[in-house]
RNA sequence: GCCAUUAUAGCUCAGUUGGUAGAGCGUCUCCCUCGUAAAGAGAAGGUCAAGAGUUCGAUUCUCUUUAAUGGCU
Repeated sequence: GCCAUUAUAGCUCAGUUGGUAGAGCGUCUCCCUCGUAAAGAGAAGGUCAAGAGUUCGAUUCUCUUUAAUGGCU
């Protein structure tokens, strides 16, 4: 320099042939216990990497950029 993949909750990851995003772990509250832990119930937490375009509508499609990883030279 070229090519490919990835970027979503604090962490690890789903998701949708375009219709307003979920799980596990973690955090907080309640319940339980003599107390702690575990089990149980509930809650909070997201500009879906950034910008632009298409569309009635974009996390999803297109383009550009950024970052990470891998391959080739």

The RNA shown here (transfer RNA) has 73 nucleotides and comes from a bacterium. Its Rfam family is "tRNA". Gene Ontology term of the family: triplet codon-amino acid adaptor activity. The family's RNA type in Rfam is transfer RNA.